[in-house]
Molecule: transfer RNA
Organism: Flavobacteriaceae bacterium
């Protein structure tokens, strides 16, 4: 250089045929329980869906460009 896969919460990841409000587990905060702690239980906060542009009535999802990570290859 060429090809491919990927970037969604602090971390690991879902997200269906483009249309409900963007979700789960872990973590974190608060509460309950306990003499106390852990575990278990209840609740909350936390998101520029990598960045910009385009198509569409409408995009995390489609198209183009840029950027970063990983793999294959010369």
């Nucleotide at each position: 250089g060429g090809c491919g896969a990927g970037g969604u919460a602090g971390c690991u990841c879902a997200g269906u045929u483009g249309g409900u409000u963007a979700g789960a587990g872990c973590g974190u905060c608060g509460g309950a329980u306990u003499c106390a702690u852990a575990a278990c239980c209840c609740g909350g906060a936390g998101g520029u869906c990598a960045g910009a542009g385009g198509a569409u009535c409408g995009u995390g999802c489609c198209c183009c460009c840029u950027u970063c990570u990983c793999g294959c290859u010369a």